[in-house]
Context: one part of a larger RNA
RNA sequence: UUGGGCGUAAAGCGGGUGUAGGCGGACCGACAAGUCAGAAGUGAAAGCCCUGGGCUCAACCCAGGAAGUGCUUUUGAAACUGUCGGUCUUGAGUGCAGUAGAGGAGAGUGGAAUUCCAGGUGUAGUGGUGAAAUACGUAGAUAUCUGGAGGAACAUCAGUGGCGAAGGCGGCUCUCUGGACUGUUACUGACGCUCAGACCCGAAAGCGUGGGGAGCAAACAGGAUUAGAUACCCUGGUAGUCCACGCCGUAAACGAUGGACACUUGGUGUUGGAGGUAUUGACCCCUUCAGUGCCGUAGCUAACGCGUUAAGUGUCCCGCCUGGGGAGUACGGUCGCAAGAUUAAAACUC
Numbered sequence: 001u002u003g004g005g006c007g008u009a010a011a012g013c014g015g016g017u018g019u020a021g022g023c024g025g026a027c028c029g030a031c032a033a034g035u036c037a038g039a040a041g042u043g044a045a046a047g048c049c050c051u052g053g054g055c056u057c058a059a060c061c062c063a064g065g066a067a068g069u070g071c072u073u074u075u076g077a078a079a080c081u082g083u084c085g086g087u088c089u090u091g092a093g094u095g096c097a098g099u100a101g102a103g104g105a106g107a108g109u110g111g112a113a114u115u116c117c118a119g120g121u122g123u124a125g126u127g128g129u130g131a132a133a134u135a136c137g138u139a140g141a142u143a144u145c146u147g148g149a150g151g152a153a154c155a156u157c158a159g160u161g162g163c164g165a166a167g168g169c170g171g172c173u174c175u176c177u178g179g180a181c182u183g184u185u186a187c188u189g190a191c192g193c194u195c196a197g198a199c200c201c202g203a204a205a206g207c208g209u210g211g212g213g214a215g216c217a218a219a220c221a222g223g224a225u226u227a228g229a230u231a232c233c234c235u236g237g238u239a240g241u242c243c244a245c246g247c248c249g250u251a252a253a254c255g256a257u258g259g260a261c262a263c264u265u266g267g268u269g270u271u272g273g274a275g276g277u278a279u280u281g282a283c284c285c286c287u288u289c290a291g292u293g294c295c296g297u298a299g300c301u302a303a304c305g306c307g308u309u310a311a312g313u314g315u316c317c318c319g320c321c322u323g324g325g326g327a328g329u330a331c332g333g334u335c336g337c338a339a340g341a342u343u344a345a346a347a348c349u350c
Stems, first nucleotide, its partner, number of pairs: 003322004007304002012318001014201004021194003025088007033081002035077008049065006091191001092188003095184005103177007110154001115149007125136002162169002206247006215241002220236004258317006266295011299306002323350003332343004
């Protein structure tokens, strides 16, 4: 390579948009490139295979035949693929009528709490721990009341609830804006699926410039603990955490499960719609669509488990794996301000 695989054994790119490419709904007609059938030519000789023969046999040699996947030309076939033309509506999209939502961006605004500042009351402790001490406090702390400042986060509601492609998103109001779902079946008429490269998004930490800084808190200092304690515990505390703009591009970026479509017994919650039944009305009940959970049939699985939200049964496309270590390292390339990221070996060894 072939093959076999990718939830947990090695293996699904963190996620999306989408180019080339690959694949692609129903009907009719045409063509005949692929496809299939026939014929002709070619496919050197030797060799291989078969038959017969020659050396006493054999090896060896001679003659004849067969084979020669293939290629070319030509004559046909038209089911399938393809191409061209025509048509269709179920895939896809649009319109119309509605619905829910922490989806995104910007601006404004609210209360609780912590801290700090000023003032009042008030007096000796407060704080902290397993116990303490460092620390704070008679220059009046802690506690309590009033006023003020400032930053950050939004208790309850809150829910295997919702939204988003993923990362993620939670006080309230306004503006701008993306997507989804349901009903209708009015319109377009295959416009689709996937996607190497490419481009975009991408938690936290980190980086650059300028702000901001309440609380928390790497580093650091001190107090404890301990044999030691560069820790766990305590008192402090700077980057950082926050904002604007620009980088970084990684995570157990996880459902450790790529995307799309179709098919395959059920039960029970819950979210958002629609329809029916019923009612004064709201429930309840039945049907159906979309999501989100649990339990389980068949089947699958090494087992665990999965089980219409598949890890079942199939089709298409992409990514990835191929014993452990060396190593996600070296070298080189690309990217980055740097940190580093990405691509990615070998010797050697078991």